Large-subunit ribosomal RNA, domain IV from a Candidatus Bathyarchaeia archaeon, 330 nucleotides, folded computationally. The full RNA is in RNAcentral, with records from ENA. Taxonomically the source falls in Bathyarchaeia (SeqCode) (Archaea, Thermoproteati, Candidatus Bathyarchaeota).
Context: one part of a larger RNA
RNA sequence: GCCAGGCGAGGGAACUCGGCAAAUUAGCCCCGUACCUUCGGUAGAAGGGGUGCCUGCUGUCUUGGCCCUAUGGCUGGGACAGCAGGUCGCAGUGGCAGGGGGGUCCCGACUGUUUAAUAAAAACAUAGGGAGCCGCCAGCCCGAAAGGGUUUGAACGGCUCCUGAAUCCUGGCCAGUGGGGGUCCCUGAAACCCGGGUCCAACCGGGCUAAGGGCCCCUAAACGCCGGGAGUAACUCUGACUCUCUCAAGGUAGCCAAAUGCCUUGUCGGGUAAGUUCCGACGUGCAUGAAUGGAUCAACGAGGGCCCCGCUGUCCCCGCCUGGCACCCG
Repeated sequence: GCCAGGCGAGGGAACUCGGCAAAUUAGCCCCGUACCUUCGGUAGAAGGGGUGCCUGCUGUCUUGGCCCUAUGGCUGGGACAGCAGGUCGCAGUGGCAGGGGGGUCCCGACUGUUUAAUAAAAACAUAGGGAGCCGCCAGCCCGAAAGGGUUUGAACGGCUCCUGAAUCCUGGCCAGUGGGGGUCCCUGAAACCCGGGUCCAACCGGGCUAAGGGCCCCUAAACGCCGGGAGUAACUCUGACUCUCUCAAGGUAGCCAAAUGCCUUGUCGGGUAAGUUCCGACGUGCAUGAAUGGAUCAACGAGGGCCCCGCUGUCCCCGCCUGGCACCCG
């Protein structure tokens, strides 16, 4: 010096991206336990008290001995619990083992799954919701086929896709793209028919015509999309109101500087002496928004942000001790 471990005055996160690491807490019994809540929970919430040993007594359970016809009586042992008195230490779950706690927000409902060897997560899955295909020699999938899976199944089923507990909800648009249906008419290859091509053929023109397309209708929990400019109220500001351009329709309910806001450390409020983070509000929102789900949400989380209490060698600021290794001196 490195590694592993122990102790530390005073301060107590000032360290740091961040309390990373360490420390605190800890078992059992008793008391007690808030907000919120899907009434299950939250909860070991939080916060308190007790805990060794000796003696005595009581209770419960259990197991012997003796007496007795029996009920029962007498007398021992053991386990557990309780009460009282005493006793020692700094300390009695004295070793081992063995939760730090609380508040709030984001994300995901939850238990679960995952990148074997840098990622465990807000990713995947999940019950629940919705849609599409399919009546069975089905539909979908594998295979060149034979054949096989779903299927020892049969719509309360199978396959495919989206969403992702519950609760409250899920607005407008079918112009474009896609899907479905319809269709007098138009378009629409070859074959076929008719005509031309000196005879044949190539070839040329015309007719008829399937799917498809045009045209019409439906369909957004299909892919998706969901405006602009002026004026206007008796201070000012704002604009319920009006005008105008325009679209398929012009973003509804909600929600927000959010894991989404460029400007931005937005503005106001809170917490701090001081807060680009955090919490509560505000909202012409660069570019929020409804199963590409919107909002909310008890419980849960080795998830992420912030705050408080406790605790500490993280730090102020380092010191000492034990063991191992290296190095140095002899």